RNAcentral holds the sequence, with entries from ENA. Transfer RNA from a Campylobacterota bacterium, 74 nucleotides, folded computationally. The coordinates come from a structure-prediction model, not an experiment, and the mean pLDDT is 81. It matches the Rfam family "tRNA". Rfam links the family to the GO term triplet codon-amino acid adaptor activity. The same sequence occurs in records of 2 taxa.
[in-house]
RNA sequence: GCCGGCGUAGCUCAGCUGGCCAGAGCACCCGAUUCGUAAUCGGGAGGUCGGGGGUUCGAGUCCCCCCGUCGGCU
Numbered sequence: 001g002c003c004g005g006c007g008u009a010g011c012u013c014a015g016c017u018g019g020c021c022a023g024a025g026c027a028c029c030c031g032a033u034u035c036g037u038a039a040u041c042g043g044g045a046g047g048u049c050g051g052g053g054g055u056u057c058g059a060g061u062c063c064c065c066c067c068g069u070c071g072g073c074u
Base pairs, nucleotide, nucleotide: 001073002072003071004070005069006068007067010026011025012024013023019057028044029043030042031041032040050066051065052064053063054062
C1' cells in the first nucleotide's frame, strides 16, 4: 500500500429481505424471601446503534468518506 471481518446499554452479544416504542444475559439500583448474607423471585434505571454525509415517506440495517480494532496479501 491492497483486500476482508468487526465497532449496538458498564461487559458479552442478538437485531432475518429497510418499517410496530432498539432488545437479551451478566453487572448496577429498589423490593420480596431470610435471624442475617448468598442464592432465588419481582420491579427499575441505563443506548442520539464509532464519527460525518447521502438515498428514502422511513436507516442499527443500503451507499460514500473518515476513525478505531482484528486478520490476510505484497